The RNA shown here (Purine riboswitch aptamer) has 102 nucleotides and comes from Orenia marismortui.
Its mean pLDDT, the model's own confidence on a scale to 100, is 78.
RNA sequence: UAAUAAAUUUUGACAUUGUUUCGUAUAAUUUCGAGAAUAGGGCUCGUUAGUUUCUACCAGCUAGCCAUAAACUAGCUGACUACGAGAUAUAGUGUCAUUGGU
Repeated sequence: UAAUAAAUUUUGACAUUGUUUCGUAUAAUUUCGAGAAUAGGGCUCGUUAGUUUCUACCAGCUAGCCAUAAACUAGCUGACUACGAGAUAUAGUGUCAUUGGU
């Protein structure tokens, strides 16, 4: 001096993390057992079904019904979770490429 390799910096692309919207699932619903309350009451625990599906399966309110017994009924409002497809801010992470420099 030249070439090669690696690291770092610069720039760019892609993916992903957060938030959010829509869609699908599921109706935040159902079966059975035991215990519990009683018109100022109508609950608790376990279990079963439901989903190309993990988890969850409750809360509040309104009305009816039950004349004191063991049984509830209808409606309204409010989530989480799984998967898919979008939107979005500035940051993080990863991969690839790259001007110049070290």